This is a predicted structure of a 354-nucleotide part of an RNA (large-subunit ribosomal RNA, domain IV) from a Pseudomonadota bacterium. Its mean pLDDT, the model's own confidence on a scale to 100, is 88. Lineage of the source: Bacteria > Pseudomonadati > Pseudomonadota. The full RNA is in RNAcentral, with records from ENA. Rfam family: Bacterial large subunit ribosomal RNA.
Context: one part of a larger RNA
RNA sequence: UCGUCGUCAAGGAACUCGGCCAAUUCACCCCGUAACUUCGGAAGAAGGGGUGCCCUUGACCGUGAUGGGACUUGCUCCCAAAGCGGACAGGGGCCGCAGUGAAGAGCAACAGGCGACUGUUUAACAAAAACACAGGUCUAUGCAAACACGCAAGUGGAUGUAUAUGGGCUGACUCCUGCCCGGUGCCGGAAGGUUAAGAGGAGAGGUCAUGCGCAAGCAGAAGCUUUGAAUCGAAGCCCCGGUGAACGGCGGCCGUAACUAUAACGGUCCUAAGGUAGCGAAAUUCCUUGUCGGGUAAAUUCCGACCUGCACGAAUGGAGUAACGAUCUGUUGACUGUCUCGACGAUGAGCCCG
Numbered sequence: 001u002c003g004u005c006g007u008c009a010a011g012g013a014a015c016u017c018g019g020c021c022a023a024u025u026c027a028c029c030c031c032g033u034a035a036c037u038u039c040g041g042a043a044g045a046a047g048g049g050g051u052g053c054c055c056u057u058g059a060c061c062g063u064g065a066u067g068g069g070a071c072u073u074g075c076u077c078c079c080a081a082a083g084c085g086g087a088c089a090g091g092g093g094c095c096g097c098a099g100u101g102a103a104g105a106g107c108a109a110c111a112g113g114c115g116a117c118u119g120u121u122u123a124a125c126a127a128a129a130a131c132a133c134a135g136g137u138c139u140a141u142g143c144a145a146a147c148a149c150g151c152a153a154g155u156g157g158a159u160g161u162a163u164a165u166g167g168g169c170u171g172a173c174u175c176c177u178g179c180c181c182g183g184u185g186c187c188g189g190a191a192g193g194u195u196a197a198g199a200g201g202a203g204a205g206g207u208c209a210u211g212c213g214c215a216a217g218c219a220g221a222a223g224c225u226u227u228g229a230a231u232c233g234a235a236g237c238c239c240c241g242g243u244g245a246a247c248g249g250c251g252g253c254c255g256u257a258a259c260u261a262u263a264a265c266g267g268u269c270c271u272a273a274g275g276u277a278g279c280g281a282a283a284u285u286c287c288u289u290g291u292c293g294g295g296u297a298a299a300u301u302c303c304g305a306c307c308u309g310c311a312c313g314a315a316u317g318g319a320g321u322a323a324c325g326a327u328c329u330g331u332u333g334a335c336u337g338u339c340u341c342g343a344c345g346a347u348g349a350g351c352c353c354g
Base pairs, nucleotide, nucleotide: 001349002348003347004346005345006344007343008342010340011339014338019335027051028050029049030048031047036041038172052094053093054092055091056090057089058088060086061085062084063083066080067079068078069077070076071074095099107333108332109331110330111329112328113327114325115324119131120130135170136169137168138167139166140165141164147156148155149154173320174319175318176317178250179249180248183247184246185243186242187241188240189239192238193237194236198232199231203227204226205225206224207223210219211218212217251269252268253267254266255265278312279309290306291305292304293303294302
């Protein structure tokens, strides 16, 4: 000097990003216990008191010597009951600083965010607000089901059958879930347009018997062969409808009221439709430490409001919510070497020799 541990005057979070750490609390019995609530809880809420040893009294429980009684005379039954044991309660007393005398053994309260909850997760830096969840809803599937694995045979789904099974989204519960189908997707439709292979074969080319020509060459049937127009021809797409708990989207400018300010009201442009309820400086607010109120002597955090929502918003769910949480944020009490500010002690290491 370091590791681990113990103690501390006065103060008591002044430490620090933050009470991180440490300390407090702690068992059992009795009393007592709020808001809120889904009436179950919250709750061990909170907050108090008691606990050792000796003497004594009381009833109780177990056992039951012994005595008495009954008859059906038995290892019988009934009554009383000393003693011993147990666990309590009342009274009195004793000792210490201290009696669950050592050890083991909740700190508590208030407010808010998120997630309903118990669960699950990054084996070895993340346990959470992430995942799951019961519940909700949409969709597919009529059974040789949809769907999945496999080249196939086959298998799972399921020895199930729509109160079933698969897939998507949401995520207890309560109150709710608005408008837009123009784009994209999906579902339905079939008149018209477009459209493949194929069918079809108009026509064109090559070759060539042969013919013509002095020659160069020209023409050229059948066959073979290379091509090939019209016409016919499905789904799809175009098209016509539907559909949002499908992917998604949910405006701008100008004016107006008898102070001012504001604008219930009006005008105009655009759109498929212009954000409803609720919430709102929010896990979302840039400006921003917004403004007001509360809490502090003093608070960029926190709580309650306001609404000017840069850029909330309704199952990519909206707003609440008792209970729950090794969750996150703020506050208070208690408590403390976290600190003012350090000190002392125990033990091990550090140093030397081997």